[in-house]
Molecule: c-di-GMP-I riboswitch aptamer
Organism: Elusimicrobia bacterium HGW-Elusimicrobia-2
RNA sequence: GUCCAAUAUCGGCAAAUCCGUCGUGAGGCGGAGACGCAAAGCCACGGGUCCCGAGCGGAAGCGCGGGAUAGCCGGGUUGCCUGA
Repeated sequence: GUCCAAUAUCGGCAAAUCCGUCGUGAGGCGGAGACGCAAAGCCACGGGUCCCGAGCGGAAGCGCGGGAUAGCCGGGUUGCCUGA
C1' cells in the first nucleotide's frame, strides 16, 4: 500500500412514524424521531420494484417514452480508525 472484518476508539448516517413544504404521482427537501447501517458517502451503467403518459388490441395483454428508488441487488468511485 492492497484485500478482509473479529475486537476496540473518535465519531458518522438515519428506517418507520409525525409536522411543514414541493410534485399529477412514485417520491424529494427541512424539523422531530431511531429501525438499523463498516461506506446506509457519492454516481441511474445493468437488473429489479414503483409512478406518469401515449399507442396497438374485441378482451386478455403487449411492447414504447419519460420519471422515481443508491436503506432492493450488482457495478463504478472516494474515504476515518483498529488489526484477531